[in-house]
Context: one part of a larger RNA
RNA sequence: CCAUGUCGAAGGAACUCGGCAAAAUGACCCUGUAACCUCGGGAGAAGGGGUGCUCUCCCCUCAAAAGAGGGGGAAAGCGGCACAGGUCAGGGGGUAGCGACUGUUUAUUAAAAACACAGGACUCUGCUAAGUGGUAACACUCUGUAUAGAGUCUGACACCUGCCCGGUGCUGGAAGGUCGGAAGGAGAAGUGUGAGAAGCUUUGAAUGGAAGCCCCGGUAAACGGCGGCAGUAACUCUAACUGUCCUAAGGUAGCGAAAUUCCUUGUCGCAUAAGUAGCGACCUGCACGAAUGGUGUCACGACUGCCCCGCUGUCUCCGACAUGGACCCG
Numbered sequence: 001c002c003a004u005g006u007c008g009a010a011g012g013a014a015c016u017c018g019g020c021a022a023a024a025u026g027a028c029c030c031u032g033u034a035a036c037c038u039c040g041g042g043a044g045a046a047g048g049g050g051u052g053c054u055c056u057c058c059c060c061u062c063a064a065a066a067g068a069g070g071g072g073g074a075a076a077g078c079g080g081c082a083c084a085g086g087u088c089a090g091g092g093g094g095u096a097g098c099g100a101c102u103g104u105u106u107a108u109u110a111a112a113a114a115c116a117c118a119g120g121a122c123u124c125u126g127c128u129a130a131g132u133g134g135u136a137a138c139a140c141u142c143u144g145u146a147u148a149g150a151g152u153c154u155g156a157c158a159c160c161u162g163c164c165c166g167g168u169g170c171u172g173g174a175a176g177g178u179c180g181g182a183a184g185g186a187g188a189a190g191u192g193u194g195a196g197a198a199g200c201u202u203u204g205a206a207u208g209g210a211a212g213c214c215c216c217g218g219u220a221a222a223c224g225g226c227g228g229c230a231g232u233a234a235c236u237c238u239a240a241c242u243g244u245c246c247u248a249a250g251g252u253a254g255c256g257a258a259a260u261u262c263c264u265u266g267u268c269g270c271a272u273a274a275g276u277a278g279c280g281a282c283c284u285g286c287a288c289g290a291a292u293g294g295u296g297u298c299a300c301g302a303c304u305g306c307c308c309c310g311c312u313g314u315c316u317c318c319g320a321c322a323u324g325g326a327c328c329c330g
Base pairs, nucleotide, nucleotide: 001325002324003323004322005321006320007319008318010316011315014314019311027051028050029049030048031047036041038156052078053077054076056074057073058072059071060070061069079083091309092308093307094306095305096304097303098301099300103115104114119154120153121152122151123150124149125148131140132139133138157296158295159294160293162226163225164224167223168222169219170218171217172216173215176214177213178212187203188202189201190200191199227245228244229243230242231241254288255285266282267281268280269279270278
């Protein structure tokens, strides 16, 4: 010096990205327990007290005659710094974000806010079902039958889920337009004949003709989308109001410097001596927004911020000791 431990004056997070690590709490009994709440919880909330030994007595049990043993209780006294005297055995509180929850996951750098979930919704499917595997036979679905099966999205619960069908999908449509091959063959050319005709060969107009596409509707918890420029009120500012252009329609409720805010350490407040963090507001939303769900929310979380109490060698600032190495000498 390294590893693993033990102890430490005064201070007590000043350390650090961050209380990482360590310390502290810890058992049982009694007491007591807030906001909030889905009335179940929160809750072991928090906070406080007791625990040894001696002696006396009481209750229960085994007994029924007494006593020992076992369980429980009361009073008095005694000793120590300390009585759950050792081991094992919650630190707590407040607030915000995300996800409702228990669960699952990157075997070997990620356990999470990701996945799943109960619940919600849409679409397909009438059974030889739809869907899936297979060239097929066949199989799964299912020895099931729309309260079933499959696919997609959302994700408990509460309150809700606005406008747009122009584009792209999906879906409906006995009309019309466009489009292909065939059958049939008006006609034409060649050949045929002395000339014709028939026949043969080649070509072939028009007609005919399903789906699709065009076209006409529907559909957004389908993919998706949800404006601009001017003017205007008795100081100023602002604009309920008006004009105009464009659009399929111009973002409703709610939320908002947010896991989203560039400018930005926005501005104000709280807290600190001091706060690019945190919380509460404001709204100027570069570039929130309603099942690609919006906003809340009890409980829960080895999740992620911030604050407080307790506690400590994390630190001011390091020291001593133990064990095992490294190291030195032989």